């Protein structure tokens, strides 16, 4: 980078450094943030995709991953409810993330 498969409302934070934006992109909303966010590092933890072992029930934790908000929510399509504008709900899709594979 690509395409396929699986998962994505569970779970798990402290310290230090830096110093202004951040929650992927666009629009709108909502939220986090000088009581220091985001990021980086250290340590700790969560989970169990790959991996190892197995009495095939599971166990361990080596390689990844993750540790605000549902992938923070919506945008597109279908259906439903209420309605004056319009709002709400459900399902799917789109986009994206992670693992495995090539």
């Nucleotide at each position: 980078u690509c395409g396929a498969u699986a998962u994505c409302u569970c779970g798990a934070g402290u310290g230090a450094a830096c110093g202004a934006g951040a929650g992927a992109c666009c629009u709108g909303g909502c939220u986090c943030u000088a009581u220091g966010a985001c990021u980086u590092c250290a340590c700790a933890g969560c989970a169990a995709c790959c991996u190892g072992c197995u009495u095939c029930g599971g166990c361990a934790a080596g390689g990844u991953g993750c540790u605000a908000c549902u992938u923070c929510c919506a945008g597109c399509a279908a259906g439903g409810c209420a309605g004056u504008u319009u709002g709400c709900c459900u399902u799917g899709g789109c986009c994206g993330a992670u693992a495995u594979g090539a």
A computed fold for a 102-nucleotide RNA from Exiguobacterium chiriqhucha RW-2, annotated as SAM riboswitch aptamer (S box leader).
The model forms 97% of the base pairs in the Rfam consensus.
The sequence is in RNAcentral, with records from Rfam.
Taxonomically the source falls in Exiguobacterium chiriqhucha (Bacteria, Bacillati, Bacillota, Bacilli).